[in-house]
Molecule: transfer RNA
Organism: Pseudomonadota bacterium
RNA sequence: CGGAACGUGGCGCAGCGGAAGCGCGCCUGCUUGGGGUGCAGGAGGUCGCGAGUUCGAUCCUCGCCGUUCCGA
Numbered sequence: 001c002g003g004a005a006c007g008u009g010g011c012g013c014a015g016c017g018g019a020a021g022c023g024c025g026c027c028u029g030c031u032u033g034g035g036g037u038g039c040a041g042g043a044g045g046u047c048g049c050g051a052g053u054u055c056g057a058u059c060c061u062c063g064c065c066g067u068u069c070c071g072a
Stems, first nucleotide, its partner, number of pairs: 001071007010024004018055001026042005048064005
């Protein structure tokens, strides 16, 4: 310098046009002498940033940023 993949709650990931869910974690209550386990409920995400297409974008297009890989 060229190319590719990825970027989504604290962490790991799903979702791939009709507006975001799962597991773990966290908080509260019950259970216990206490903790763990179990049960019930809850909080937490401008979907990396900006623009475009669309009635509507996490999803499509373009640019940029970051991480990883490949080539020179």